[in-house]
Context: one part of a larger RNA
RNA sequence: CUUUCGUUUAGGAACUCGGCAUAUUAGCCCCGUAACUUCGGGAUAAGGGGUGCCUGUGGCAACACAGGUCGCAGUGAAAUGGCCCUCGUGACUGUUUAACAAAAACACAGGACUCUGCUGAAAUCGCAAGAUGAUGUAUAGGGUCUGACGCCUGCCCGGUGCUGGAAGGUCAAGGGGAGGAGUUAGCGCAAGUGAAGCUCUGAACUUAAGCCCCAGUAAACGGCGGCCGUAACUAUAACGGUCCUAAGGUAGCGAAAUUCCUUGUCGGGUAAGUUCCGACCUGCACGAAUGGCGUAACAAAGAGGGCACUGUCUCAACGAAAGACUCG
Numbered sequence: 001c002u003u004u005c006g007u008u009u010a011g012g013a014a015c016u017c018g019g020c021a022u023a024u025u026a027g028c029c030c031c032g033u034a035a036c037u038u039c040g041g042g043a044u045a046a047g048g049g050g051u052g053c054c055u056g057u058g059g060c061a062a063c064a065c066a067g068g069u070c071g072c073a074g075u076g077a078a079a080u081g082g083c084c085c086u087c088g089u090g091a092c093u094g095u096u097u098a099a100c101a102a103a104a105a106c107a108c109a110g111g112a113c114u115c116u117g118c119u120g121a122a123a124u125c126g127c128a129a130g131a132u133g134a135u136g137u138a139u140a141g142g143g144u145c146u147g148a149c150g151c152c153u154g155c156c157c158g159g160u161g162c163u164g165g166a167a168g169g170u171c172a173a174g175g176g177g178a179g180g181a182g183u184u185a186g187c188g189c190a191a192g193u194g195a196a197g198c199u200c201u202g203a204a205c206u207u208a209a210g211c212c213c214c215a216g217u218a219a220a221c222g223g224c225g226g227c228c229g230u231a232a233c234u235a236u237a238a239c240g241g242u243c244c245u246a247a248g249g250u251a252g253c254g255a256a257a258u259u260c261c262u263u264g265u266c267g268g269g270u271a272a273g274u275u276c277c278g279a280c281c282u283g284c285a286c287g288a289a290u291g292g293c294g295u296a297a298c299a300a301a302g303a304g305g306g307c308a309c310u311g312u313c314u315c316a317a318c319g320a321a322a323g324a325c326u327c328g
Stems, first nucleotide, its partner, number of pairs: 001323008010314002014312001019309001027051005036041001038148001052069007070074001082307006089299002094106002110146007123132003149294004154224003159221002161217005168212003174206002179201005186193002225243005252286001253283001264280005
């Protein structure tokens, strides 16, 4: 010097991305416990006091009380919660990247849409037979989205998708066979014409789904404007005009896990705060089941603050063990 431990004056987070790590706390009994709340919780909240031994009293006893007594120290060692406040996210218990990610991701109960009426449901595997679904039958089964609970879930069907539609347009094979061509019996002096058959070709007409077309449908995929003017200070614009659209973003929230400019501005907390909390709204580029806004409880999760505590630090020191090192 390295690792693992132990102790430390004064200070006590000044360390650091960040109290990471350490320390504090700790069992049992008694007292006492706030906001909030889904009335269950929150809660071991927080915060105090006691704890050994001896004698006596009560008691069956555990034990309780009273008096005394020893130590620095009585859960005498070990094992054995630090606590509080605020916020974002996800309701919760659970699940996950075996071996760098445990989370705000997945799941979840609950909600909704849609398919499925059963001789072989729909869906799925299989060429098929067959099997799952299910020895089930719409209070059942499949798919998709959302994600407890509370209050809610606005407008748009023009595009894409899906569903429906006895008309009309388009339209395949098939059916159909007008007509045409080749061949040649016959006819004709010849040029030619040319029945039947065979061969090749082939118009009209007929004809399904689909598409076009007409409707419906957004908890289907998705979308939800611009410019100009206007009030008796100024500013702003309840109001008006105009263009475009399928319709122009409603409620709620908002510098947000979303805000570029930006460390926005104001207030709070600090002596000092790019973080944090509360507001404002100028939302580059929130917004309603790709759910919106809240929410008690919960979280080895994220952000900020405080109390206690400490070698994290000011600033290091000493000790122990094992290495390293020296000699062998």
This is a predicted structure of a 328-nucleotide part of an RNA (large-subunit ribosomal RNA, domain IV) from Candidatus Endomicrobiellum trichonymphae.
Rfam family: Bacterial large subunit ribosomal RNA. Rfam links the family to the GO terms structural constituent of ribosome and ribosome.
The organism belongs to Candidatus Endomicrobiellum, within Bacteria.
RNAcentral holds the full RNA, with entries from ENA, Rfam and SILVA.